[in-house]
RNAcentral holds the sequence, with entries from Rfam.
A computed fold for a 73-nucleotide RNA from Panagrolaimus sp. JU765, annotated as transfer RNA.
The organism belongs to Panagrolaimus, within Eukaryota.

RNA sequence: GCGUACGUAGUGCAGUGGUUUAGCAUACCCGCUUCCCAAGCGGGAGACAUGGGUUCGAAUCCCGUCGUACGCA
Numbered sequence: 001g002c003g004u005a006c007g008u009a010g011u012g013c014a015g016u017g018g019u020u021u022a023g024c025a026u027a028c029c030c031g032c033u034u035c036c037c038a039a040g041c042g043g044g045a046g047a048c049a050u051g052g053g054u055u056c057g058a059a060u061c062c063c064g065u066c067g068u069a070c071g072c073a
Stems, first nucleotide, its partner, number of pairs: 001072007010026004018056001028044005049065005
């Protein structure tokens, strides 16, 4: 340099055009429980890499940029 795949809460994942407010696990915060801790139960906050395009409607489709991984040279 070329090609392919990927980028969604702190972390690991789901969601492939509309339907619930983008969900699950874990971590974090608060409360209950306990002599204390842990575990358990209830609640809370937290995310679509970025710029454009298509569409009535984009996390989802298309293009560019950035980043990561793999392969080729």
It matches the Rfam family "tRNA". About the family: Transfer RNA (tRNA) molecules are approximately 80 nucleotides in length. The coordinates come from a structure-prediction model, not an experiment, and the mean pLDDT is 80.